[in-house]
């Protein structure tokens, strides 16, 4: 000193948490010692027992007990004992007396109070013991307890009669420097008055004991001590507590106290206190101080100190120096005790202790040795004040549970990529030392003026002894916050202070192991403080986050111009008191150190009291004119009020004209209209509102004000400088105004209209639209008193850069008009400094200062509830809590979205063309069925898709048989050479059985191959998990995007480069520009193609020469020519005209094969779908191991009420069908394509040439042309369907293949809503050909033939891209998000 947490990031603003310290704690859990403190915060709840307050025999009189002396009596053993007197001593002590029980201990219930602190004051006052000073103690009396006697009563405690003593009581004499009264005069004091002297009068003392030292008694003044009383100031919340107060404020006199005083009484007055918070209510003992905090501050009030209160509850006074008395005394309550029932006793918030309450707080201990206390001369007694000990880690503070060597880095444990890491010098082992504790032994100081005398305590401490010996634990490890793995568990189980963790790989749950922190403790809880500048004095705000009062006027208060004199309240210096000790810093010392203690010394920021000072603030006096008003003298205004007058237009009545519609919507209809509407003209009525002017123009404090005229009235403004002379400025409370709704009475009602009522629209439509319509809008008077009453910006006043309208009123200069400059008040918009979180304000501040006011302190609850006030009411002001959440919010930034906007684009529409949907088969899906109908793919961007081909295999699926180191890899062990082939047997098959034949290489040990047989490591899995992964892939999209470095601008997320102006398919290119480069895309570079060369020239070709055939590149021979392939050229807006900016670049135009990217592929940025795929493939984890692996035979993936997509054939004459006859490209061939021939109607079949291929075959191209037939028909269309007999492939077509002929001839006559494709050699149609394949294409890849039609054009539909702009969306519109129910 900060951090976390609002967001997709970002800043703010704000709250919520967290890391510090502290505690009389408590609780979980450990647990060795010692010093030092500390220990009922709850029940001011009840208490048993003991003890805490007594001494004094040197006040007294007794009594007892011992002795001594000494009488008397008795017994006798004649000097002994008993008894009983006096006397004396010594000891004891019930009572009278005295002093002390007013301390000391406890507790904190009251109490908001001169009760506490803190400073004065008593001229208003008392003080026992103590000290100091003067004086003094004469002589007398009467009692009483104790004790006798009687006697009451269970008892507690009495009663009566009678004796006696005092330092006990009480006259008497003495007496003053004392006290009262009264006079005189002299100081002093704010006053009452005080004070010294002096005079008279009156009035008050005593006590004695003794051991002869000495201790007490009585009076007075003095001191000290301790008290009582009075003032200033400071002292807690609540205004939803505003008035309270009759002994209440004052007087006068009395009376009463130690003393002032309504302190108590009478009689007089009408006062006192209060917004500077009386009065009530709620809490609460104050203080020095203790925690905390940098400080200011807050929070406390245990322990130790000082003050207070209280002692079971409340009242009461006695006694006393002193008390309204904790262990006195009396009435009253309640409660507990004991009773003979009549009556009594009791009072732990003293120290131990029960018991209750509580989460919780010791011992019914030792001693009076110290320190202090009451008595006593004094020894001494008493003392649960207090000095020790016990219990509690409650808390501070010290030690300690070993130290040094010690790597084979041991076992063990964890992980682990199996290589090793780590626990870890840690253990073991070696060497060593013994604090604490333990046993023995010794032994303190604390004690004084000699001796004696210690509860602690055989204690501290010292010395010996053994031996590493007896001593470590708690809490963390996602972030804040030091500190990470593995397995379990799987939104479960549980974590959490906030944020947040856990739904099959969890560093967050639990365990274990590591490791981090502190350590005799560690967590946890509870509080207080800090962090919180989060109440802001120091130190905070208020345009939009909370958060400016609707406005003015003005009351108290707060502040206040210019210069001048006193004054000394505030302020400054200086002195002097006081701030108690303790505590707190400092420094020094003392316990071994530390906590602890002890001296000194600082500080105690305060509050008195006294001497200056004299700027400033106040006061007071006299001034001043700048503020601030008056007053003269202009003119501008929708400011108020009030009474009048005007047209326009609406409606309505009358009357003319005049006819069928009018009106109204997006479209209608509801309503008006033949009984005459709408429309027009014409007269009347009537209420309300001012069109144009008209303006970010005027006026007003704010609402708000608009046709003219008149009247009355208010403010500003200008210009004058004639008056006053600080008269200012804001304003709690208070009056006053105060929109529109709304309320009350009364009028008035033309339009418009909440509410209603009809039509409509809707799924509904209590709503947007239309039709009518009441209150109400309007006047009067009176209430309401609130609005986004907003500039969301309080009022006043100074000062700070300009620019450009505009309203009103002035100056000056140029003759006037008019221009320029320039002063003051208003009002607007742009900017600069400066401020702001940021938008943004910016002389009309939100800048920079002053003064006053008003209001804020996380969202919700909630402007609610209750309570007052106000109001007819409606409601209005004032305004909580309790629950709950980590948010809620303000600016701004990227994106996404938008039924917001501009721009542009694509067969996206539209123009067209030809299909799809409806029939028939073929396929795919999906449902459904099965034993199984494996599995996967779902909008686009699954559905003739993964599959370029399920009869068996394939095949993953279902049945049913069957194997278990296993079909397949590596290791290890034994056998065997019988490895392998060939047959056979059985079987559904595979497995299983049985014959035969039957390896290589050698150094002769053997090895290599192989094959059985075994025992485990492991094989295997098309079993999850594409939401764990690579890789591949689809998609947006071949869309024109997506980035980066520096640079700049932003506080910052980001901008900006990439926006603009043009072009362009294109972020393609020019130009402009705080931006200037690059990348990745785009274009190019690669392939086919389309002309043109140049090389090559057989298997291609054949122009020219020859030769040659029935015909024929057939053959010499050639490569011109097509071709083939390999290699140049060719196209670039280069050239011309226009346009554009002179530019990019676009129109046309020539040339040219080919032109503006020629055509056509491959090429797919940054990313988006958690998109697809674990069954291509590779893979982590997780699942199965005589099975979820393997083998094998049949089935199944081909089932079928139905429904969906994608296709083929059609439905016919642009056609079908016969006959005859042309013209291609591109492939493919050896387990292969097959030519001719022959036989078959036909599939095909036989025999068989070529040909591994520019060479031979597949191979006939088809549509087209040509010629005939058919005539609009369910047909000479369509061909499903099914019979029948073939024919091919294959072990094998029955489940479930093609093909061929004969023969059957189904629906279908162009297809609903709706949909898809296609912009030229495209669409459309025609066949051809691979690929995979034994066979099996109407599919799916290419091939070429024959060849349209249309686009005006971007309104709309869907995609996109850009650029703005709104947002409360960023999982991003399939969003957020409200209300209702469950």
């Nucleotide at each position: 000193a900060g951090a976390g947490u609002u967001u997709g990031a970002u800043c703010c603003u704000g709250g919520c948490u967290c890391a510090g310290g502290a505690u009389g704690a408590a609780c979980u859990u450990u647990g060795g010692c010692g010093g030092c403190g500390u220990g009922c915060a709850u029940a001011a709840c009840a208490c048993a027992u003991u003890c805490a307050a007594g001494u004094c025999g040197a006040a007294c009189g007794g009594a007892g007990u011992u002795a001594a002396u000494u009488g008397g009596a008795a017994g006798c053993u004649u000097g002994c004992u008993u008894c009983u007197g006096a006397u004396u001593a010594a000891c004891u002590u019930a009572g009278u007396g005295g002093c002390g029980g007013a301390c000391g201990g406890g507790u904190g219930a009251g109490u908001a109070a001169c009760g506490c602190g803190u400073g004065a004051g008593c001229a208003a006052c008392c003080u026992g013991c103590c000290u100091g000073u003067u004086a003094g103690a004469g002589g007398g009396g009467a009692a009483u307890a104790a004790c006798g006697u009687c006697u009451g009563g269970a008892a507690a405690c009495g009663g009566a009669c009678g004796c006696u003593a005092a330092u006990a009581c009480c006259g008497c004499a003495u007496a003053a420097c004392g006290c009262a009264u009264u006079g005189a005069g002299g100081c002093c004091g704010c006053a009452u008055g005080g004070u010294a002297u002096u005079a008279a009068u009156g009035c008050c003392a005593a006590a004695g004991a003794u051991u002869u030292a000495u201790c007490g008694c009585u009076a007075a003044c003095a001191g000290a001590u301790g008290g009582g009383c009075u003032c200033g100031c400071g002292u807690c919340c609540g205004a939803u507590u505003a008035g309270g107060u009759a002994g209440u404020u004052g007087g006068u006199g009395a009376g009463g106290u130690a003393a002032c005083g309504g302190c108590c009484c009478a009689c007089c007055a009408a006062g006192c206190c209060g917004a500077c918070g009386a009065u009530c209510g709620g809490u609460a003992g104050c203080c020095g101080g203790a925690c905390u905090g940098a400080g200011a501050g807050g929070u406390u009030g245990a322990a130790c100190g000082g003050c207070c209160a209280c002692a079971u509850u409340g009242g009461a006074a006695c006694u006393g120096a002193g008390a309204a008395a904790c262990g006195g005394u009396c009435c009253a309550g309640a409660c507990u005790c004991c009773u003979a029932c009549g009556g009594g006793a009791g009072g732990c918030a003293g120290c131990a202790g029960u018991g209750g309450g509580g989460a919780a707080u010791a011992u019914u201990g030792g001693g009076c040795a110290a320190u202090g206390g009451g008595c006593g001369c004094a020894a001494g007694c008493c003392u649960g004040a207090c000095c020790c000990a016990g219990c509690g880690a409650c808390g501070c503070c010290g030690c300690g549970u070993g130290a040094g060597g010690g790597a084979a880095g041991a076992c063990g444990g964890u992980c682990u990529u199996c290589g090793g890491a780590u626990u870890g010098u840690a253990a073991a082992c070696c060497u060593c030392u013994u604090u604490c504790a333990g046993c023995a032994g010794g032994g303190a100081a604390g004690a004084c003026a000699a001796a004696a005398g210690g509860a602690c305590g055989g204690u501290a401490c010292c010395u010996g002894c053994a031996g590493a010996a007896g001593a470590a634990g708690c809490c963390a490890c996602g972030g804040c916050u030091a500190a990470c793995u593995a397995c379990g568990u799987g939104c479960c189980a549980g974590c959490a202070g906030c944020c947040g963790c856990g739904g099959u790989a969890a560093u967050a749950c639990g365990u274990a192991g590591g490791u981090g922190g502190c350590a005799a403790g560690c967590g946890u809880u509870a509080u207080c403080c800090g962090g919180a500048a989060u109440u802001a004095c120091u130190g905070g705000g208020u345009g939009u986050a909370a958060a400016g009062g609707g406005a003015g006027c003005g009351u108290a208060g707060a502040c206040g111009g210019c210069a001048u004199u006193g004054c000394a309240a505030g302020u400054c210096c200086g002195g002097a008191g006081u701030g108690a000790a303790a505590g707190c810093c400092c420094a020094c010392g003392g316990c071994c150190c530390a906590a602890c203690c002890g001296u000194g010394g600082g500080a105690c920021u305060g509050c008195u009291c006294u001497g200056g000072a004299a700027a400033c603030u106040g006061u007071a006096g006299a001034g001043c004119u700048g503020g601030a008003g008056u007053g003269c003298g202009g003119g501008a205004g929708g400011g108020g009020c009030a009474g009048g007058c005007g047209g326009a237009a609406u409606u309505c009545c009358u009357a003319g004209u005049g006819u069928a519609g009018c009106g109204g919507u997006g479209a209608a209809a509801u309503g008006c209209g033949u009984a005459g509407a709408u429309a027009u003209u014409a007269g009347g009525a009537g209420g309300a509102a001012c069109a144009c002017c008209g303006g970010c123009g005027g006026c007003g404090a704010a609402g708000g004000c608009g046709g003219c005229c008149u009247g009355c009235u208010g403010g500003a403004c200008c210009g004058u400088a004639a008056c006053u002379g600080a008269c200012g400025u804001u304003g709690a409370g208070g009056c006053u105004c105060g929109a529109a709704a709304g309320c009350g009475u009364g009028g008035g009602g033309a339009g418009c209209a909440a509410a209603c009522a009809g039509g409509a629209u809707u799924a509904g439509a209590u709503a947007c639209c239309c039709u009518g319509g009441u209150a109400g809008u309007c006047c009067a008077c009176g209430c309401c008193g609130u609005a986004a009453a907003c500039g969301a910006u309080g009022a006043u006043u100074a000062c700070u850069a300009g620019g450009u309208g505009u309203c009103g009123c002035g100056g000056u200069a140029c003759g006037a008009a008019g221009u320029a400059c320039u002063g003051c008040g208003g009002u607007g918009c742009c900017g600069g400094c400066g401020c702001a979180a940021a938008c943004g304000c910016a002389a009309u501040a939100a800048g920079u200062a002053a003064u006053c006011c008003a209001c804020c302190u996380g969202g919700g609850g909630a402007g609610u509830a209750c309570g007052u006030u106000c109001g007819c009411a409606a409601g209005a002001a004032u305004g909580a809590a309790a629950c709950u959440c980590a948010a809620a919010g303000g600016a701004a930034u990227u994106g996404a979205c938008g039924g917001g906007g501009a721009c542009c684009c694509g067969c996206a529409c539209a123009a067209g063309c030809g299909g799809u949907g409806g029939a028939g088969c073929a396929u795919g899906u999906g449902g459904u069925u099965u034993a199984a109908u494996u599995c996967g793919a779902a909008g686009c961007a699954a559905c003739g898709c993964g599959a370029a081909g399920a009869a068996c295999c394939u095949u993953a699926c279902c049945u049913g048989g069957c194997c278990u180191u296993g079909a397949c890899a590596u290791c290890c062990u034994c056998c065997c050479g019988g490895a392998u082939g060939c047959a056979g047997g059985g079987u559904a098959a595979u497995g299983c059985c049985u014959g035969c034949a039957g390896c290589c290489c050698u150094u002769c040990g053997g090895g290599g191959c192989g094959g059985g047989a075994g025992a485990g490591a492991c094989a295997g899995g098309u079993g999850g998990u594409g939401c764990a992964u690579g890789g591949u892939u689809g998609u947006c999209g071949u869309c024109a995007g997506c980035u980066c470095g520096u640079g700049u601008c932003g506080u910052g997320a980001g901008a900006u480069g990439u926006u603009g102006g043009g072009u362009u398919a294109a972020g393609u290119c020019c130009c402009g520009c705080a931006a200037c480069g690059a990348g990745c895309g785009c274009a190019a570079c690669c392939c086919c193609u389309g002309c043109c060369g140049u090389c090559a020239g057989u298997a291609g070709c054949c122009a020219g020469c020859a030769g040659g055939u029935a015909a024929a590149g057939c053959u010499g021979g050639g490569c011109a020519c097509u071709c083939u392939g390999a290699u140049g050229g060719g196209a670039c807006a280069g050239c011309c005209u226009g346009g554009g900016a002179u530019a990019a670049c676009c129109a046309g135009g020539a040339g040219g094969a080919a032109g503006g990217c020629g055509g056509g592929g491959a090429u797919g940025a940054c990313g988006u779908c958690a998109a697809a795929u674990c069954a291509u493939c590779a893979u982590g984890c997780c699942c199965c191991u005589u099975a979820u692996g393997g083998c094998c035979a049949g089935g199944g993936c081909u089932a079928c009420a139905c429904a969906c997509g994608u296709g083929c054939u059609a439905c016919a004459a642009u056609g079908g069908c016969g006959c005859a006859a042309a013209c291609a490209g591109a492939g493919g061939g050896a387990a292969g394509c097959g030519a001719c021939g022959c036989a078959g109607c036909g599939a095909u079949g036989c025999c068989a040439a070529g040909c591994a291929a520019a060479g031979c075959c597949c191979a006939a191209a088809a549509a087209c042309a040509g010629c005939g037939c058919c005539u609009c028909a369910g047909u000479u269309c369509g061909g499903a369907u099914u019979g029948c007999a073939g024919c091919c492939u294959g072990c094998a077509a029955c489940u479930c293949g093609g093909c061929u002929g004969c023969a059957u001839g189904a629906a279908g006559c162009c297809g609903g809503a709706a949909u898809c494709g296609c912009u030229a050699g495209u669409a459309a149609u025609c066949g051809c050909g691979a690929a995979u394949c034994a066979g099996a294409a109407u599919g799916u890849c290419g091939c070429g033939g024959u060849g349209a039609a249309u686009a005006c054009g971007u309104u709309c539909c869907c995609g996109g891209g850009u650029c703005u702009u709104g947002u409360a969306c960023u999982c991003a519109c399939c969003g957020c998000c409200c209300g209702u129910c469950a």